RNAcentral holds the sequence, with entries from Rfam. The RNA shown here (c-di-GMP-I riboswitch aptamer) has 86 nucleotides and comes from Propionigenium maris DSM 9537.

RNA sequence: UUCUGAAAAAGGCAAAGCAGGGGAAACUCUGUGACGCAAAGCUUAAGGGUCUAAGUCCUGUUUGGAUAUGGCAGCCAGCUACCAAA
Numbered sequence: 001u002u003c004u005g006a007a008a009a010a011g012g013c014a015a016a017g018c019a020g021g022g023g024a025a026a027c028u029c030u031g032u033g034a035c036g037c038a039a040a041g042c043u044u045a046a047g048g049g050u051c052u053a054a055g056u057c058c059u060g061u062u063u064g065g066a067u068a069u070g071g072c073a074g075c076c077a078g079c080u081a082c083c084a085a086a
Base pairs, nucleotide, nucleotide: 004084005083012037013036017032018031019030020029021028022027035074041079042078043077047076048075049072050071051070055067056066057065058064
């Protein structure tokens, strides 16, 4: 330095739920709470995948369909990184 993550050491993050807020929704923020995580750190129009459909277009019977510039990084991915047995 690279790979790896068995036992540690120092620690870190925080699922679902609940309360309040934002949003058309997906989802998200704050508090509480811990399911778990060796990257559950950072990065999305301009890596892929996936969720939603306000607006727009089509349809037409009170509907339905298509579509992201809106989301998800705790889906994969890219970049960076503590400690250290072998």
NCBI's taxonomy places the organism under Bacteria, Fusobacteriati, Fusobacteriota, Fusobacteriia, Propionigenium maris. Its Rfam family is "c-di-GMP-I riboswitch aptamer". From the family's description: GEMM was predicted in a large-scale screen for bacterial structured RNA regulatory elements. Its family is annotated with cyclic-di-GMP binding in the Gene Ontology.